Predicted 3D model of a 76-nucleotide RNA (transfer RNA) from a Verrucomicrobiota bacterium. The organism belongs to Verrucomicrobiota, within Bacteria. Rfam family: tRNA. By type it is a transfer RNA.
[in-house]
RNA sequence: GGGCGAGUGGCGCAGGGGUUAGCGCAGCAGUUUUACACACUGUUGGUCGGGGGUUCAAAUCCCUCCUCGCCCACCA
Repeated sequence: GGGCGAGUGGCGCAGGGGUUAGCGCAGCAGUUUUACACACUGUUGGUCGGGGGUUCAAAUCCCUCCUCGCCCACCA
């Protein structure tokens, strides 16, 4: 340098154009317990990696950039 894949709450992931972006863990509050843990109930937390475009409507499609991983090429 070229190709492919990934980037979504603190962490691990789902969602591949349409009503309010979800699940698990973690956190907080409550029930329970002498108390802790487990269990159960409720709840906080995201402008979906950045910018631009297409569209009535974009996490999702297109362009570009950044970061990470794998493969290939080059190595003067």